[in-house]
């Protein structure tokens, strides 16, 4: 410090997620030791049991027992008395303590807490210091005893008694109060000191020591004195009360709250100020700087995190507060409204004799419950601290320790060295090896920790006692301080630490390994099981699931989960934004607030600097010290950014006073304008009415129809009525704040601008609330209504058409008044100010120059446009009218959906508006730009693409292939173009992969091993055959004589074999776009980038072909050419081919001699290149025309197929990974099937006839094939064919008669002399074999079919059409396929349209790319949520009832020790009664929150449901 994730890719915006640190944690797996810490976060839920606050006999009275000693008695069991126990225990009076310590965080949003102040408005037991005093008197009462009630708890009565308990009196002031005196201080009141007078007003003793004085006389009392206590007063310390400034959570969907309320006066009350309380008076007080209400919460030092600023948090430790079962109340006391006190009410639990009682763990342990979850019913007061005590001492679950828990931090260990046959084993493998791995074993060492034994009883201490010194004192007591010495005290503790013993012995796991993120392979699984923090893995080769090996990380821990901060600049103070990503309010006026020109002086609030106080300790940081180190701990320092006080400075801001004119404003003079309001006027047009002319249509549409019209429409002429809107001018022209404003005239009226001077003197800018304006539609009332026109009706369109189109048509549109208050109210750009290159239009008003004048030209201000630099921006773009650079103020945003929705409030007549969430859900949603693809977008261009033609298919019969069906099997594959006469260039057996049956199991085939045998040939028997079995013939080659090679048979196991699966694991091959003209690269340049440029543009071409231009320059694969063939000529050669001329022969024929001219053959050349001419064109490329030429613009044809696309096809050509079968999914054989047949489709053949059929005659090819072959002549057969065998390994022989054509004849438009299917009979040929299931021949039979619906195919010239011939495969079997020649057309105006393609451009929400994307209803399931007659619960307001305990007031009744008394009584007190306040409770009525509710509303999410197709392209109606 960043990373992953939106996209095909990019940049940005933006959310989600991760890596870090932390934790009172929990869970999973694992677990050796020690030190130091920490440990109910949930139910402030309920609690059994024990303990947690007592102590003092030196305040007081009283005072046991067990046990035991002695003496009696005794029935020998005991019993009585005295002593010890013992002035002890327990209980009581009294004092002090129990308000500390300990726990918890329910309540509390508050002077509760923090911080700083105030108290002149206060208190303070114990402690310290100082001063003074401690006199006198009195009456009770508990305990104990007796009686009584009760189950108990407890209570009542009688009698006795003490005090440091209680009470009266005295004395006293520097106390308190009142009246006076003076001084000082002060914050409004007052405070302090001082002098005088008056009133009031205290005490308690205990325990030691000593006798100098007095009395009794061992010694005591009084006395003296010490100590402790008591009283008064003053001060201190420490503690507390109260008050104030500032700070202290969220919600405005809480906006008004308040009657003791705010203040005053009198009174009361308190330690004390105060409405704290009360009576009266006044009507105030708080609040947008957030009152009131609601929700949540103890606050802080600190803790965690962070670079910091901040954010979160408030366990342990420390400070403060609050609470103690819930609510209320007071008492005591210095202090409480009291955790282990009291009273009352309530709930709960327990006891009970049912009458009544008892209790309060949020003390320490512990129990139950709750919960994911948190310990021992331990030891000790040895230390520290606390209470009591004079002290010893007692008490202390505070505390010190131990126990449990890896809960956390820190430390240590689980060994070290050496050791390569790189052992065994495991995993993997390309089978060679590699890895675990020096790891192990082995050898040599060490000894931490643990274990055992021993040492050590280390340190942790004072108090106490003795001695002594000093102080105090009358004192050698006591006490206090110092020194020395002595004895004693340890829970921890079997401590720490040290030594010894033995021996590597007892001690390693957890998570992860697709990316982020360090770390990879095998097996299993097969969208299953599962994983997952995000992206995402898994559908048969998973580095992502599970296991294993290996590796990585951390380590006595490791992971997971939860939570917090960080990363997140993702709430932005530091440190963000608002044209299009979320975000500028529709616009103005203006209040509060914020901000504000210039000069001088002052002030010192802000600001800056210094000083002082404070900012507790602990913690953090720094420096040292102590535990072996560390954690931990001790000491010191720094820091604590704050607050307060104070002293200064005076630039800036504020404030006070003052100056100025540059901001703002006013006055004068001008012109411009659809600025606004009202009144009036005008013409054109539509419609309607009247009248005329006139006749059959009009209207409307893509086409129609509804509609109007013979009752006279439309058209046309004249007249009239009425309403609405104002053509031309008219313009990115004008005006207005925006909405908006358009005929003309008048009246009223707002604003801006220009020019020149004068005046005022900061009067300004912005603007939360507020107020006003605010298109259209809509609403209310009343007018009006021509045209247009929601709704509605009809007609069309359509699958439907509640739409688009048409015919009608009502609200409405118009006017007046009143509402509504919203719009893509947009420049998607808030207002104001300043600054920052220009150029060019336009509107208004000026200035200059010139002119007679209007122009032209230069120039100023204001408005309104375009282009453009710097700069900015994610880019697009903006750019003096900023989205640039700055300032001021306001509004708004914080992922998408849910949702601008619900609820609540406000507004509205309503419609609705405004304000405005949450649950839940997703990992995106989005902006700009890029490349493609696509468009029922555009432009240019091409192609038998259309058009123009010719001939077909689709109808018939047959052939063939496919689908389907059937079947034991009908083997498999190919499936839009680009499967379907395709693989298959040829299924009777074979082929053959399929089916049935019969057989084989190292196998039909390959390699290796062992044994035997030559191999091989022949024959018989069984069997459908495979096969089985028997017999016979045969004994080979090489040799080192062991054997070997080849072949055959048997055996064993490694293995063979598979047309089994996966073409979506693959290679290779192929199809297709497409023979379309494209596809790319290097360098450079541009862009943040994806990318662009080049390759676009202007021409041209068949072509990215070429030329020109050009931030591009070049290059590659494609195009073209080079290759083959064909067309002309030449040269060479001349057999098997040829024959012009010369001969020979024949009936005739190159048959023969000869010839080499020609044809031809097959080698090599020539030729064509836009080369030449003219024109067009940019003078280019090129095109058009022409000449010459066999051929002319690529001459024709072929081969040749760029980058890529389709997971296209093929595992059944072949090869091949993986998987599967192994007496079978392998192998052999026989028979069957692939040939089936209601049907559908594709491709063909033959036809339907006269351009023809049939008969007869006569011509002319090319290219091929042939020895397992082609097979002549001749002969036979009607024929298929048979026979025959010449010739030919081919320019020689054969196949081999070419057919259409031509000549002649016949048929005469008919199911025919067309057509030939089908069937019957008889044959031929091939073959082991033609039944299933071959071809052909002859005779007979003679079906459909009379030119083919919608639709659709091929072809542009030697082409289509038509005619025959040949070949491959092949024993036989073509209408198929591949070739060959013969005859030989028509048409192309043209590119609007269909299809496909290329280039440029445009839009896009597509990128699996339009066969795309995507919306809504409905149906089903689930989830959360709104409404809902209500129901239940919590909380709270108001009104009323009620009124326990308690306090205060009153008091007729009853009772009464102290004091007074005249002895009667009184004062005072208590009880009782009563009044006020008041808790619980109750009634009624509201608010609010939560839960629930038949039903209901929308929302979200779900598998490939239903209906349509709204949006994205002009998305087919933008």
């Nucleotide at each position: 410090a960043g990373a992953g994730u939106u996209u095909g890719a990019u940049c940005c915006u933006g959310g989600c997620u991760c890596a870090g640190a932390a934790u009172g944690a929990a869970c999973g797996c694992u677990g050796g030791c020690g030190g130091c810490g920490u440990g109910c976060c949930u139910a402030a839920c309920a609690c059994a049991u024990g303990c947690a606050a007592g102590u003092c006999g030196a305040a007081c009275g009283a005072g046991a027992a067990a046990u035991u000693u002695c003496c009696g008695c005794u029935u020998c069991g005991g019993u009585g008395g005295a002593g010890a126990a013992a002035g002890u225990a327990a209980a009581g009076u009294g004092g002090c303590g129990c308000g500390c310590g300990g726990g918890u965080g329910a309540g509390u949003a508050a002077c509760g807490c923090g911080u700083g102040g105030g108290u002149a408005a206060c208190c303070u037991g114990c402690c310290u210091u100082u001063g003074a005093a401690u006199c006198u008197a009195g009456g009770a009462u508990a305990a104990c005893c007796c009686c009584g009630u009760g189950a108990a708890a407890a209570c009542g009565g009688g009698a006795c008694u003490a005090a440091u308990a209680c009470u009266g009196g005295a004395u006293a002031a520097u106390g308190u109060c009142c009246c006076u005196u003076u001084g000082g201080c002060u914050g409004u009141g007052g405070c302090c000191a001082u002098a005088g007078g008056g009133a009031u007003g205290a005490a308690a003793g205990g325990u030691g020591a000593c006798c100098u004085c007095u009395u009794c006389a061992u010694g005591a009392a009084a006395g003296u004195u010490g100590c402790c206590g008591u009283u008064c007063a003053a001060a201190g310390a420490g503690g507390g009360g109260c008050c104030c400034g500032c700070g202290u959570a969220c919600c405005a969907u809480u906006a008004g709250c308040u009657u003791g309320u705010u203040g005053g006066u009198g009174g009361g009350g308190u330690a004390a100020c105060g409405g704290c309380c009360u009576a009266c008076c006044a009507a105030g007080g708080c609040u947008a700087c957030g009152a009131u209400g609601g929700u949540u919460a103890g606050c802080u030092g600190g803790u965690c995190u962070g670079a910091g600023a901040g954010g979160a948090u408030g366990a342990u430790c420390a400070g403060c507060c609050a609470c103690a079962c819930u609510g209320g109340a007071a008492c005591u006391g210095g202090a409480a409204c009291a955790c282990g006190g009291u009273c009352c009410a309530g709930a709960c639990u327990c006891c009970u004799a049912c009458g009544g009682g008892a209790g309060g763990c949020a003390g320490c342990a512990g129990u139950g419950a709750g919960g994911a979850a948190u310990u021992u019913u331990g030891c000790g007061c040895a230390a520290u601290g606390g209470g009591g005590g004079a002290a010893a001492c007692c008490c202390u679950g505070a505390c010190g320790c131990a126990g449990c828990a890896a809960c956390g931090c820190c430390g240590c260990g689980u060994g070290a060295g050496u050791g390569a046959u790189g052992a065994a084993g495991a995993u993997u493998u390309u089978c060679g090896g590699a890895u675990c791995g020096u790891a192990a074993a082995g050898c040599u060492c060490u000894g931490u920790c643990a274990a055992g034994c021993g040492g050590g009883a280390a340190a942790a201490a004072a108090a106490u006692c003795u001695u002594u010194c000093g102080g105090u004192u009358a004192a050698u007591a006591c006490c206090c301080g110092g020194a020395a010495g002595a004895a004693c005290u340890g829970a921890u503790g079997g401590u720490a630490c040290c030594g010894c013993u033995g021996g590597a012995g007892g001690a390693a796991g957890c998570a992860c390994c697709g990316g982020c993120u360090a770390a990879c392979u095998c097996c299993g699984u097969g969208c299953c099981a599962g994983c997952a923090g995000c992206c995402g893995c898994g559908g048969u080769a998973a580095u992502a699931c599970g296991g294993a090996g290996g590796g990585u990380g951390c380590a006595a821990g490791c992971g997971u989960u939860g939570u917090u901060c960080g990363g997140a600049u993702u709430u932005a103070c530091u440190g963000g934004g608002c044209g299009u990503a979320a975000a500028g309010a529709g616009c103005g006026u203006g209040u509060a607030g914020g901000u504000g020109g210039u000069u001088u002086a002052g002030c010192a609030a802000g600001u800056c600097a210094g000083a002082u106080g404070u900012g507790a300790a602990a913690g953090c940081c720094c420096u040292g010290g102590g535990c072996u180190c560390a954690a931990c701990u001790c000491a010191g320092g720094a820091a604590g950014u704050g607050c307060a006080u104070u002293u200064g400075a005076a630039a800036c801001u504020a404030c006070u006073a003052u100056u100025c004119u540059a901001g703002a404003g006013u006055a004068u003079g001008g012109g411009a304008g659809a600025g606004g309001a009202g009144a009036g006027u005008g013409g054109a047009a539509u419609u309607c009415c009247c009248a005329g002319u006139g006749u059959a249509g009009a209207g409307g549409u893509g086409a129609a129809a509804u509609u109007c019209g013979u009752a006279g429409a439309u058209a046309u002429u004249g007249g009239g009525a009425g309403g609405a809107a104002c053509a031309c001018c008219g313009g990115u022209g004008g005006c207005g704040a925006a909405g908006g404003c358009g005929a003309c005239u008048c009246u009223c009226u707002g604003g801006a601008c220009c020019a020149a001077u004068a005046c005022c003197g900061a009067c300004a800018c912005u603007g939360a609330g507020a107020c006003g304006c605010g298109a259209a539609a809509g609403c209310g009332u009343g007018a009006g209504g021509a045209g247009c026109a929601a709704a509605c009706a009809g007609g069309a369109u359509u699958a439907g058409a509640u739409a688009c189109c048409c015919u009608g048509g009502u609200a409405g549109u118009c006017c007046a008044c009143g509402c509504c208050g919203u719009a893509a109210a947009c420049g998607a750009u808030g207002a104001g100010a300043a600054c920052u290159a220009g150029g060019u239009g336009u509107a208004g008003c000026g200035g200059g120059u010139a002119u007679u004048g209007a122009c032209c030209c230069c120039u100023g201000c204001u408005g309104u446009g375009c282009c453009g630099c710097a700069g900015c921006u994610a880019a697009c773009g903006c750019a003096u009218u900023a989205a640039g650079u700055u300032c001021u103020c306001c509004g708004c945003c914080u992922g998408g959906g849910g949702a601008g929705u619900a609820c609540g409030g406000c507004c509205g007549c309503a419609a609705g508006g405004u304000u405005a969430a949450a649950a839940c859900u997703c990992a995106a949603a989005g902006g700009a730009a890029u490349u493609g693809a696509c468009g029922g977008g555009g432009g240019c261009c091409c192609g038998c693409a259309c058009a123009a033609g010719c001939g077909g298919u689709g109808g018939a019969g047959c052939a063939u292939g496919u689908g389907g069906u059937u079947u034991a099997a009908u083997u498999c594959g190919a499936u839009g173009c680009a499967a379907c006469g395709c693989g298959a260039a040829g299924a009777a057996c074979c082929u053959u992969a399929c089916c049935a049956g019969c057989c084989c199991u190292u196998g039909a085939c390959a390699u290796c091993c062992u044994c035997g045998g030559a191999a091989u040939c022949c024959a018989g028997c069984g069997g459908a055959g495979a096969c089985g079995u028997u017999g016979g013939a045969g004994u080979g080659c090489c040799u080192u004589c062991g054997g070997g090679a080849g072949c055959c048979g048997a055996g064993u196991g490694a293995c063979a074999g598979g047309u089994g699966c996966u073409g979506c694991a693959u290679g290779g091959c192929u199809g297709u776009c497409g023979u379309c003209a494209g596809c790319u690269c290097g360098u450079g340049u541009c862009g943040u980038g994806a990318g662009a440029u080049g390759u676009u543009g202007g021409g041209u071409u068949a072509a990215g072909u070429c030329c020109c231009g050009u931030a591009a320059c070049g290059a590659g694969c494609g195009c073209a050419a080079c290759c083959c063939u064909u067309g002309u000529c030449c040269u060479u050669a001349g057999u098997u081919g040829c024959c012009a001329g010369c001969a020979c022969a024949u009936a005739a024929u190159g048959g023969u001699g000869g010839g080499a001219a020609c044809u031809c053959u097959a080698a090599g050349g020539a030729g064509a290149c836009u080369g030449c001419c003219g024109g067009u064109g940019a003078u280019a490329a090129a095109c058009c025309g022409g000449a010459g030429g066999a051929a002319g613009g690529u001459g024709g044809g072929g081969a040749u197929g760029a980058c890529g696309u389709c997971a296209a096809g093929u595992c059944a050509u072949c090869a091949u990974g993986g998987c599967c079968c192994u007496u079978a999914u392998g192998g052999g054989c026989u028979g069957g099937g692939c040939u089936a047949c209601a049907c559908a489709c594709g491709u063909g053949c033959u036809a339907c006839a006269a351009u023809g059929g049939c008969c007869g005659g006569u011509a002319c090819a090319g290219a091929g094939a042939g020895u397992u072959g082609c097979g002549a002549a001749g002969c036979g057969g009607c024929g298929a064919c048979g026979u025959g065998g010449a010739g030919c390994c081919a320019a020689u022989c054969u196949c081999a008669g070419a057919a259409a054509a031509c000549c002649g004849g016949u048929c005469g438009u008919a199911g025919u002399c067309c057509g030939g299917a089908u069937c019957g009979c008889a044959g031929u040929c091939u073959g082991c074999a033609a039944c299933u299931c071959g071809a052909c021949u002859g005779c007979g039979u003679g079906a459909a079919g009379u030119c083919g619906g919608a639709a659709u195919c091929g072809c542009u010239a030697g082409u289509a059409a038509u005619c025959g011939c040949g070949a491959a495969u092949c024993a036989g079997a073509a209408u198929g396929u591949c070739g060959c020649g013969g005859u030989g057309a028509a048409u192309a105006c043209g590119u609007u349209c269909c299809c496909g393609g290329g280039c440029c451009u445009u839009g896009u929400a597509c990128a699996c790319a339009c066969c795309g994307c995507c919306c809504g209803u409905c149906a089903c399931a689930c989830c959360a949520u709104g409404g809902g007659g209500g129901u239940u619960g919590g909380u709270u307001g108001c009104a009323c009832c009620a009124g326990a305990a308690g306090u205060a007031g009153g008091u007729a009744g009853c009772u009464u020790a102290a004091c007074c008394u005249u002895c009667g009584g009184g004062a005072g007190a208590g009880c009782g009664c009563u009044u006020a306040c008041c808790a619980c409770g109750g009634u009624g009525u509201g608010g609010u929150c939560a839960a629930u509710g038949a039903c209901u509303g929308g929302g979200g999410u779900g598998a490939a449901g239903u209906c349509g197709u709204a949006a994205c392209a002009a998305g087919g109606u933008a």

This is a predicted structure of a 1518-nucleotide RNA (small-subunit ribosomal RNA) from a metagenome. It matches the Rfam family "Bacterial small subunit ribosomal RNA". RNAcentral holds the sequence, with entries from SILVA. The prediction has a mean pLDDT of 83.